Context: one part of a larger RNA
Parts: sequence; C1' cells; structure tokens
RNA sequence: UGACGGGGGCCCGCACAAGCGGAGGAGCAUGUGGCUUAAUUCGAUGCAACGCGAAGAACCUUACCAGGGCUUGACAUGCAGCUGCACAUCCGGUGAAAGCCGGACUCUUUCGAAGGUGCUGCACAGGUGCUGCAUGGCUGUCGUCAGUUCGUGCCGUGAGGUGUUGGGUUAAGUCCCGCAACGAACGCAACCCCUGUGGUUAGUUGCCACCGUCGGUGAUGAGCCGACGAGCACUCUAGCCAGACUGCCCGUACAAGCGGGAGGAAGGUGGGGACGACGUCAAGUCAGUAUGGCCCUUACGCCCUGGGCUGCACACGUGCUACAAUGGGAGGUAUAGAGGGAAGCAAGACCGCGAGGUGGAGCAAAUCCCCAAAACCUUCCUCAGUUCGGAUUGGAGUCUGCAACUCGACUCCAUGAAGUCGGAUUCGCUAGUAACGGCGUAUCAGCUACGACGCCGUGAAUACGUUCCCGGGCC
Repeated sequence: UGACGGGGGCCCGCACAAGCGGAGGAGCAUGUGGCUUAAUUCGAUGCAACGCGAAGAACCUUACCAGGGCUUGACAUGCAGCUGCACAUCCGGUGAAAGCCGGACUCUUUCGAAGGUGCUGCACAGGUGCUGCAUGGCUGUCGUCAGUUCGUGCCGUGAGGUGUUGGGUUAAGUCCCGCAACGAACGCAACCCCUGUGGUUAGUUGCCACCGUCGGUGAUGAGCCGACGAGCACUCUAGCCAGACUGCCCGUACAAGCGGGAGGAAGGUGGGGACGACGUCAAGUCAGUAUGGCCCUUACGCCCUGGGCUGCACACGUGCUACAAUGGGAGGUAUAGAGGGAAGCAAGACCGCGAGGUGGAGCAAAUCCCCAAAACCUUCCUCAGUUCGGAUUGGAGUCUGCAACUCGACUCCAUGAAGUCGGAUUCGCUAGUAACGGCGUAUCAGCUACGACGCCGUGAAUACGUUCCCGGGCC
C1' cells in the first nucleotide's frame, strides 16, 4: 500500500423478507459423469462446464473405429525432363465403393514446345497431431458495480500520502459546501436505436368517413351487405419536426437536492435496448480463423464402404408433459404481431378418418401465400387411476431422401404404464413483469425443436422492513 476478520459504522442489489410460479418425487426429451465398446471423436468442469461449441450426427457432416485403396498427393506455387500424348468423355473387366487394369476417341497455335494438360523427378503440399502455461484475435466473470488514474504543487529520509478524505445529496467519484491542493483523463450521464403523444410531408400495393353508380336482401322503401368509381378525412406506413428541462407553484434546505402539486400522452433516468473503466481469474478457445515452437511425411496426410458419435446396472444438471373440474371432450364463433417465400410460399376445388395426395389461381410480394391459440357461447363428463394422464408395445400407413436395419419425423387403429402435487434442500420474477396461450425465424432434403432467438394475446400477487443469509461499494 493492499487483502482478510464468526471487528465497528454507513449504503446498495429479487440478497433476505412479503408474494406468485417452479425444480427436487413420475414418464419422456436433452446434456454430462460413469460404465461398456473395435470406436462409443474432441473440447467445456464451482458461481462463470452440463438443451454449452452443435442455428439440425441416417450417408455426407466426421475429426473416431474396422476393412479396402492412393503417394507431388483432395488443394497452391515454382523448376527440370518427357509427351501433339494424356486428362476429361465413352466402352469393357474387376470391385462394396474408392481404386486398379485394358480399349476407343483426341489439343490450341502467330509452328517459338509459347499456352493448356498429363507423366517422371525435385522443391513442397497436407495434418481437427501437441502446447490457450509461448501467442494474436475474440469471449466469459466480478459488474452497468462506481470506481481507476495522471500532471503540477504540497507533506514524508523513503515506501507513499494528499487530490479521491470530511458534511450533505444522488442510480452514479451525480452534484453542492468545505478543505494544501489546483486541474485533467478513462469510466457515470448524455449524444445512437426501438417504444409512448402531437404536428407536418407523402397516398400505393395501405385506408374507406362523406359522395356517386351497380348488384344482393327487403316491399320497388328505410336499413344492412358486397363491388366499382371518386377521395386521402381516418387507420397505417416512413421521413422531418415539436415535446420533459425539477421549466412552473408550495414546503423544506446555506447550496446541491428532497417531499407534495399543477399542467401534460408522458415527471423527475418515462419504459426497453445497444454501450462493459483500470484490472482479476497463467479463466475459456491452437477444433472457427491466424500464429511461434515441437512432432508425422507410402503417413499422425488423402479417398472410399460399413460401423460409431444414438451403446446402458447407474448418478447429476436443464427442460417438456402430467397428476385434473380455474379441468377434459364435442359443437359454434371472434381477435394479433413479427417474420419468411422462386430448386420457393402455395389459395379456392377435388380425393383420403388422417399424416398427406391430385391439381395449380396468385405472388420476387404493404398487392398473393404461409396464418393463430388460450379467451367467449352451448352442451356432456361429477371426483374415479376416471371421458384425468399419455409412456410403452403391436399393426397399418404418409413424407423426405441414392438409402429410414443399426438410427428420421408424422398419421390412423389398438394397447393403455408411472403418476393423486413431490424429503432435506433449491430456482426465477417488482408490471404489461411473473404466470398462462399460441405464432414466426435461423440451421435444414428430411428431422430427434419439448432447444435457441424473437413476436404478439390474456394478464396478477406482494415489498412491513434491512435483524439475519449471499454478493458488492465507501470510511
């Protein structure tokens, strides 16, 4: 000077408390450990590994294993020699394929082996081989915590201190006052994006109030419904602008500020996001890429077929579905947002109980398509291992794909397991949040998605307080 203390003081955070819903028990999904295996490729390991790298393991991927093959090589550049050949293409043989063997065909040209290609040889290629404790870059974490420093001055022999401490205040080293300090930098905040209000510009593919025309219903009427015209009022779209600043009022305070109020769509950081200081953990990553060193070079490189990554006495993490009546079944009926679409999205129609099939209008899309569910209404079930629950298994199918045996998803019929709310313990969340409901997207032929990332619909309860647990800040 720090760090630490079952030392003290002050302060904060879903840290506790107050609440709501979960996990821990069940079945299944998924990741991990372990075991097994020819191989079950590798990495990640308290918080901060374990639905993590992986936003797609049937082949491919693939790095692993077995077997079969290749050796200047699947890929790059250069040199020398040879070859108007070879490669590619076609045919035949062998083979699981890769490959190997044989045959056919046959270059361009300015005629210089100049270009292309192949063969031989040499430099070299290649390595998901090792080292993240040799590294770059990127990332996690403390933590969006309020801190971390510098120049000059002053103090101290010096390490260092001061500033940055103190009194208030704030979400904040935020601001004010004081002070041997005076200034400054990186952080905080603001500047950026989305959202909430209004104005303005623009009006198609968006909108349809008023007006006109036509059609349907009705009685030839009113009304209602639909179409077209006209229109840009409204909604909306997307550019610009305004708006919030403790600006105003009251109280309090030396000030900064704090409490209350008005106006306002919004009030004291309006809500959300992006943004992560000096540093810590020799944290993570040589398997994303880059890269030093070391190692392999007829193999630790490369190609192929098949298998494995999916194995199962078991243990743990993360989820989904439930155990039911705030529910389950049947029928009716309404309402989103954000996205995606050409080797694509696919409507109406028809076939099939269904997955799906036939067919194909329209749409490179504010135009067309993918496209809601819970909720609400009517009715059945009446507390039971059930009309709850759906695992498992048998059978029959659909789709993708060269191919669903190992090892795909989905549908239908049958089967109907455990499970009656879960021990110790433990997790998330303070508002359009939790909880519940569905929808979309990336990856992708298909899919293990119940995952991830987003979107909207319905929409709560509780916070006395800071003694205690955990983490953090200052003295």